[in-house]
RNA sequence: CGGGGGGGCCGGGCAGCCGCGCCCUUCGUCAAGCUCAGGAUGAGCGGGGCGUAGGUCGAGGAAAGUCCGGGCUCCACGAAACAAGGGUGGCGGGUAACGCCCGCCGGGCAAGGGCUUCGGCUUGAGUCUAGGGAAAGUGCCACAGAGAGCAGACCGCCUAUGGGGCGUCAGUCUUAGGAUUGGGGCCUCAGGCAAGGGUGAAAGGGUGCGGUAAGAGCGCACCGCGCGGCUGGUAACAGUCGCGGCAUGGCAAACCCCACCCGGAGCAAGACCGAAUAGGGGCGGCAUGUCUGUUCGCGAGAACAGACCGGCGUGUUUCGCGCUGGAUCGCCCGGGUUGGUCGCUGGAGCCUUGCGGCAACGCAAGGCCGAGAGGAAUGGCUGCCAGUGCCGCUUCGUCCGAAAGGAAACGGGCGGCGUUACAGAACCCGGCUUACAGGCUCCCCCGGCAU
Repeated sequence: CGGGGGGGCCGGGCAGCCGCGCCCUUCGUCAAGCUCAGGAUGAGCGGGGCGUAGGUCGAGGAAAGUCCGGGCUCCACGAAACAAGGGUGGCGGGUAACGCCCGCCGGGCAAGGGCUUCGGCUUGAGUCUAGGGAAAGUGCCACAGAGAGCAGACCGCCUAUGGGGCGUCAGUCUUAGGAUUGGGGCCUCAGGCAAGGGUGAAAGGGUGCGGUAAGAGCGCACCGCGCGGCUGGUAACAGUCGCGGCAUGGCAAACCCCACCCGGAGCAAGACCGAAUAGGGGCGGCAUGUCUGUUCGCGAGAACAGACCGGCGUGUUUCGCGCUGGAUCGCCCGGGUUGGUCGCUGGAGCCUUGCGGCAACGCAAGGCCGAGAGGAAUGGCUGCCAGUGCCGCUUCGUCCGAAAGGAAACGGGCGGCGUUACAGAACCCGGCUUACAGGCUCCCCCGGCAU
C1' cells in the first nucleotide's frame, strides 16, 4: 500500500431574538379552612389557584417492532398427581429470568496461503448452525428414470453352462452333392451381472488392488459405518486399539416420540376521593332431602342448632377449606359515572478503582441522581463555522522532462450549487430483531514493497 474480516464511538457546533414543560425562589392578588372577639362589622394565621420576574434541568441507540423474559397490579380457595395447550432442544457456565449472553464441542461455508501426478490434499482471520430420535408408528420424495424402500435392467458386459441359426480356417473321408473332427467369429433364446454409461436433488458405502465367464465387500488395504476397551476432558467430544458385517437412503423448519420448562390478564393493570342512579326487569336449566333436639303453634306446620346426604367453588381425580338446600349456571333488555388525585420515577440503576474468572459476569470500596407530560412539553427565525457530494479555477506539493516547460490524475487552496442520517418517551427494566447520509478509531488474517 492492496484485499478479507470483527468491534467501539460520534452523528452537527457557537451566538442572538422570540416561544415552551416539571420543579424551586421573589413579588402581587384573592379562595377553602382555623383562631380571637362577638349583636353585626372586624383582626390574625393560612397558604391552593392565577399573574409578574428569575434559576436548575428537559428524549434514544435504537425511544421503533410488540418478538421473548421479568418487576409491579388485580383475578383465580389451596396442595398433589394427571390431561389438554404452549415453549425450548449439542455440552458447560452467567443471569431475577429468558427463546438472551459467554466459553467449548460437532458440522457447513470462507478472502487468501502452502503442496500438487492439476484429480485434489492441507491450512485459514472469521461466519452460519431449527445441532435429541428415522431400529415405536404414520406420511412424503413431483417430473425424469429400469428402479426412489427394503426396489430395479433402458444402453450395455459375459456365455465358463445349455438350445438354435449363419457363415469361416485347418485336418480327414468322399459317389465331389457333401459328411465329420478341432479352433475361432457373428446373431438370437434361456441364463448370469449391477462393475461401466444414462435419468435425477438423491440410485443401495467411497478409492485402489486382486479375483471372476463377466461382475459384485466376493476377498484384501485405507477411509467410512456398527459394537467394545483404554487414555485425555466436568461434559458434549477427541485420540488410539481391537472385533465385525462388508452391512439399513433423505425429510421430523412433516405428524410424532423423548428430555426439560410454563396459572390468567395486563398501567386502557389497579387504588382512593367525589358525584349520580334503578341494591332494576325478563327467560331458561338443575335442585328444593333425611334424622335428632329445643322453642312457638289447637293443629297443619314454622324457626333455630347439630349430624348425614346432595350441590357449587376446577378440564379430571384425591385431600383440605369455604359457601349452600337457591348458593349457583346460561342468555337477553335497561339505568348511572366517563370528574379529580395517585400509580408515575431511587432502580435486579449508573460511573471509577481493585480483586477473582479465558469470558459472560461476580464481589468489595468510593462517588453520582441526570424528562415525568396528561391530547401530551424541548420549537421558530437569523448569522457565523464545521463535515460531506458534485462542478469550476489554481501549478503550492506530488508526477513527466536535461532544462525551458507540460499536465487538473491525486493532495492542498479558493469559489459555486446542494446536503447534514434513522428517527420522538408515556409504568419500568434485561434482551432480540429491524432502520441509519457521513465521519473517527482499535484489533485480527493474507499478500506486496522498504528498512
Molecule: Bacterial RNase P class A
Organism: Novosphingobium sp.